Small-subunit ribosomal RNA, 3' major domain from a metagenome, 475 nucleotides, folded computationally. Model confidence (mean pLDDT): 84 of 100.
Context: one part of a larger RNA
RNA sequence: UGACGGGGGCCCGCACAAGCGGAGGAGCAUGUGGCUUAAUUCGAUGCAACGCGAAGAACCUUACCCAGGCUUGACAUGCAGCUGCACGUCCCGUGAAAGCGGGAUUCCUUCGAGGGUGCUGCACAGGUGCUGCAUGGCUGUCGUCAGUUCGUGCCGUGAGGUGUUUGGUUAAGUCCACCAACGAACGCAACCCCUGUGUCCAGUUGCCAGCGGAUAGCGCCGGGGACUCUGGACAGACUGCCCGUUCACACGGGAGGAAGGUGGGGAUGACGUCAAGUCAGUAUGGCCCUUACGCCUGGGGCUGCACACGUGCUACAAUGGCCGGUACAGAGGGUUGCCAACCCGCGAGGGGGAGCCAAUCUCAGAAAACCGGUCGUAGUCCGGAUUGCAGUCUGCAACUCGACUGCAUGAAGUCGGAAUCGCUAGUAAUCGCAAAUCAGCAUGUCGCGGUGAAUACGUUCCCGGGCCUUGUACA
Numbered sequence: 001u002g003a004c005g006g007g008g009g010c011c012c013g014c015a016c017a018a019g020c021g022g023a024g025g026a027g028c029a030u031g032u033g034g035c036u037u038a039a040u041u042c043g044a045u046g047c048a049a050c051g052c053g054a055a056g057a058a059c060c061u062u063a064c065c066c067a068g069g070c071u072u073g074a075c076a077u078g079c080a081g082c083u084g085c086a087c088g089u090c091c092c093g094u095g096a097a098a099g100c101g102g103g104a105u106u107c108c109u110u111c112g113a114g115g116g117u118g119c120u121g122c123a124c125a126g127g128u129g130c131u132g133c134a135u136g137g138c139u140g141u142c143g144u145c146a147g148u149u150c151g152u153g154c155c156g157u158g159a160g161g162u163g164u165u166u167g168g169u170u171a172a173g174u175c176c177a178c179c180a181a182c183g184a185a186c187g188c189a190a191c192c193c194c195u196g197u198g199u200c201c202a203g204u205u206g207c208c209a210g211c212g213g214a215u216a217g218c219g220c221c222g223g224g225g226a227c228u229c230u231g232g233a234c235a236g237a238c239u240g241c242c243c244g245u246u247c248a249c250a251c252g253g254g255a256g257g258a259a260g261g262u263g264g265g266g267a268u269g270a271c272g273u274c275a276a277g278u279c280a281g282u283a284u285g286g287c288c289c290u291u292a293c294g295c296c297u298g299g300g301g302c303u304g305c306a307c308a309c310g311u312g313c314u315a316c317a318a319u320g321g322c323c324g325g326u327a328c329a330g331a332g333g334g335u336u337g338c339c340a341a342c343c344c345g346c347g348a349g350g351g352g353g354a355g356c357c358a359a360u361c362u363c364a365g366a367a368a369a370c371c372g373g374u375c376g377u378a379g380u381c382c383g384g385a386u387u388g389c390a391g392u393c394u395g396c397a398a399c400u401c402g403a404c405u406g407c408a409u410g411a412a413g414u415c416g417g418a419a420u421c422g423c424u425a426g427u428a429a430u431c432g433c434a435a436a437u438c439a440g441c442a443u444g445u446c447g448c449g450g451u452g453a454a455u456a457c458g459u460u461c462c463c464g465g466g467c468c469u470u471g472u473a474c475a
Base pairs, nucleotide, nucleotide: 001475002474003472004471005470007469008468009467010466011465012464013463015459016458019423020422021421022420026314027313028312029311030310031309032308033307034305035304042053043052064300065299066298067297068296069295070294073124077123078122079121080120081119082118084117085116088105089104090103091102092101093100094099126289127288129287130286131285135283137278138277139276140274142272147186148185149184150183151182152181153162154161155160166177167176168175192266193265194264195263197235198234199233200232201231202230203229207224208223211222212221213220238260241254242253243252244251245250316416320375321374322373323372324371325370332363333362334361337356338355342351343350344349382413387408388407389406390405391404392403393402429451430450431449432448433447435445
């Protein structure tokens, strides 16, 4: 000087408390461990691995296993030789395919060649083989915590200290006052984006108040720019004003205002820590393989199942299930695409073909909600696992191993032990919608809106953190 203390002081954080809802019990989905296996590819492992890499494992992917094949190679550049032929396309045989064998057709030319391709050989290619403890880059974490340093000066023999401490204050090393310090840098804040109010400009594909017309009905038409909206420019919030406390900074209250003291949300992550993670995204040193640890193909596996754990979905019902009726979003996607009307089918879906490169057409019915009816506390008209049969769609192909539909079947489950998680407001809870990936496959992820709470006395305690101080046999 740090680190540590079941030392002290001060102060924060859904850290506790106060509340609301979960998970731990059940069934299923998914990841992991374990076991099994020819293989069940590899990585990630307290917080900070475990719906993680994977934003899509039937083949492909694919790295694993078995089998069949190739050896200048699936891919790059160069050299030499042989020369044949354009490359290619089509057909036949064989084969599971890869491949192998055969046939047909087939460039240009200034006749030197050129480019393409094949064969042979040589340099080389190739490796998801090892090392993240050789590395770059990127990332997680403490932590959006308020810290981390420097120059000069001063103090100390020196390590070092001071500044950065102290007293207030703040979300903040934020600001103020004082001070052997005076300044400065990286962080904080602000500048950026979205959102909340208004004004101006603009008016189609959006809108329809007033005027006119038409209709079974509809901005449907003439038209209009008022309103909504769209999207550009600007305004607005600064403790600016008032009162109190106050040296100051600031704090408490109030006014006006759409908004008030950082308005709400996002992006933004200091010096560093964990030899944290990644050689399997890519790059890369070293080591290793080179008729194989490289490459192609068919099939299988990654989906195996006595079991254990994590994360989720669905429930156990009446604030509910079922039936009928009736409303209201936002944000997105669409040409190998989204697919309307209409017809067929109980349905998944099929036919159909209008429109749309989309404020125009379309996906698209939002759902919970509301109104009416029924069920009457029961393993039920709860719950839907499992299983049988029949189908639909995608795709070369759904046996291993897809999603969905119909009929039948109807399991566990009556609110969950110890222990444990999230959340402070448009939040939790609950309800649906869209998108990426994607032929197909979503309970995951990432966004979007609808409905919309309870509670916070307080900081004694648990956990993590910041500052000062104290002890130390630790560095």